[in-house]
A computed fold for a 116-nucleotide RNA from Sphaerisporangium rubeum, annotated as Guanidine-I riboswitch aptamer. The sequence is in RNAcentral, with records from Rfam.
RNA sequence: AUGAGGCGCAUCUAGGGUUCCGUCCUCGGCGGCGCGAGGGGCUGGUCCGAGAGGUGCAGGCGGCCUCCCCCCCUGAGGGGAGAGCCGUUCCACGGCGGGACAAAAACCCGGGAGAC
Numbered sequence: 001a002u003g004a005g006g007c008g009c010a011u012c013u014a015g016g017g018u019u020c021c022g023u024c025c026u027c028g029g030c031g032g033c034g035c036g037a038g039g040g041g042c043u044g045g046u047c048c049g050a051g052a053g054g055u056g057c058a059g060g061c062g063g064c065c066u067c068c069c070c071c072c073c074u075g076a077g078g079g080g081a082g083a084g085c086c087g088u089u090c091c092a093c094g095g096c097g098g099g100a101c102a103a104a105a106a107c108c109c110g111g112g113a114g115a116c
Base pairs, nucleotide, nucleotide: 008057009056010055011054012053015048016047020045021044022042023040024039025038026037027036028035059089060088061087062086063085064084065082066081067080068079069078070077091111093114097109098108099107
């Protein structure tokens, strides 16, 4: 310097805003309750939600085991396929800005730019 792979899905959480629900405030209306309009992200429910957070599943790799082929006097060895079982799946600082949904975000651009 170049190439390949590691980087899948589900669910939960950190976090996020405000479409809907709820709640609070203001105004109007009513004998009263329901009601209508506007405003407040307001502890919450619905909703979004992590590469560098959790869990599970799948996949990858290795071994055992079974079968097939090659080699082979015997023995050993090599290659391939596969239900099951066991093991393993490391590391990871990160903007600005932009994008979607109602809107925002550790979501997506992005294991990016950059730094070491």